[in-house]
């Protein structure tokens, strides 16, 4: 340097242009418990950043930045 993949809650992770952006463990409050745990019920919590096309973008398309792979 040239290709190519990947970036969504505090981690993992699901999403076929329109449906409140869902799930799991984690966290906090509440119930049960003589306390903790365990079980329940509930809240908070995410689309990497610019730009484009669309009536409409987490999705399509470009650019940048971050991690990975192959090649020289």
């Nucleotide at each position: 340097g040239g290709c190519c993949c990947c970036a969504u809650c505090g981690u993992c992770u699901a999403g076929u242009g329109g449906u409140u952006a869902g799930g799991a463990c984690a966290u906090c409050u509440g119930g049960u418990u003589u306390u903790c745990a365990u079980c329940c019920a509930g809240a908070a919590a995410a689309c990497a950043g610019g730009g484009g096309u669309u009536c409409g973008a987490u999705u399509c398309c470009c650019c940048u930045u971050g991690g990975g792979g192959c090649u020289a």